Record summary: This is a predicted structure of a 78-nucleotide RNA (c-di-GMP-I riboswitch aptamer) from a Nocardioidaceae bacterium. It was read from a public genome assembly, where an Rfam model found it. The coordinates come from a structure-prediction model, not an experiment, and the mean pLDDT is 83.

[in-house]
RNA sequence: CUCGACUAAAGGCAAACCUGUCGUAAGGCAGGGACGCAAAGCCACGGGACCCUUGAGCCGGUCAGCCGGGUUACCGAA
Numbered sequence: 001c002u003c004g005a006c007u008a009a010a011g012g013c014a015a016a017c018c019u020g021u022c023g024u025a026a027g028g029c030a031g032g033g034a035c036g037c038a039a040a041g042c043c044a045c046g047g048g049a050c051c052c053u054u055g056a057g058c059c060g061g062u063c064a065g066c067c068g069g070g071u072u073a074c075c076g077a078a
Stems, first nucleotide, its partner, number of pairs: 003076002012037002017032006035065001041071003045068003048063004
């Protein structure tokens, strides 16, 4: 540097659902909880989904646990 198929090890994250809270909403945050995850760390850059609004759009917003891309990183058994 690449790679990580396999119950290597250490450590990590946390879907649904419930409670509280913020938001018009999508959804966010905190606690509980584990379906899963080797980037399920971070970034809305491309695609996509969704929300708000509209006659229809534009604009604005949400999702990084939908896919791609960018970027940083623990471990090193085979």